[in-house]
RNA sequence: CCUCUGGAAAGCCGGCGGGCGACCGCCGCACCGACGGAGUAAGGGCAUUUCCGCCCGAAUCUCUCAGGUUCCGCGACAGAGG
Numbered sequence: 001c002c003u004c005u006g007g008a009a010a011g012c013c014g015g016c017g018g019g020c021g022a023c024c025g026c027c028g029c030a031c032c033g034a035c036g037g038a039g040u041a042a043g044g045g046c047a048u049u050u051c052c053g054c055c056c057g058a059a060u061c062u063c064u065c066a067g068g069u070u071c072c073g074c075g076a077c078a079g080a081g082g
Stems, first nucleotide, its partner, number of pairs: 001082006011029001013028006030069003036065001037063003043056004
């Protein structure tokens, strides 16, 4: 890298429009964190007489920009095979 398997949370909300219908689009409010994005603890570096200050710095933590909120699908991550 490829294939297979497992794999969470949160609206079947309201308005308008389209569609025979399943459903789809836009807007509003509410909510979720596990594609992506951002933040940082210990620690380290710079500077300074000291204090103050600046920079680097992990996550399943925090934020919720993006994304998502019946099922399906997607999905961090995990397992097996090549």